The RNA shown here (transfer RNA) has 73 nucleotides and comes from a Caldifarciminota bacterium. Rfam family: tRNA. By type it is a transfer RNA. NCBI's taxonomy places the organism under Bacteria, Pseudomonadati, Caldifarciminota.

[in-house]
């Protein structure tokens, strides 16, 4: 330099042949308990990397970019 995979909630990660995003843990608040822990019930939180393009409409197509892995030379 040159290809590839990866980037989505605090954290691991689904998701889709385009139609206004999800689970599990975590976080809060309540039940229950003498009180913790467990357990159950409810709810917080996301510019889907980041610019742009198509497109009535993009997490998903097209381009360019950063990053983080791997191989190549």
């Nucleotide at each position: 330099g040159c290809g590839g995979a990866c980037g989505u909630a605090g954290c691991u990660c689904a998701g889709u042949u385009g139609g206004u995003a999800g689970a599990g843990c975590u976080c809060g608040a309540g039940c229950u308990u003498c009180c913790c822990a467990a357990g159950c019930u409810c709810g917080g939180g996301g510019u889907c990397g980041c610019g742009g393009g198509u497109u009535c409409g993009a997490u998903c197509c097209c381009c360019g970019u950063c990053g983080u892995c791997c191989g190549c030379u």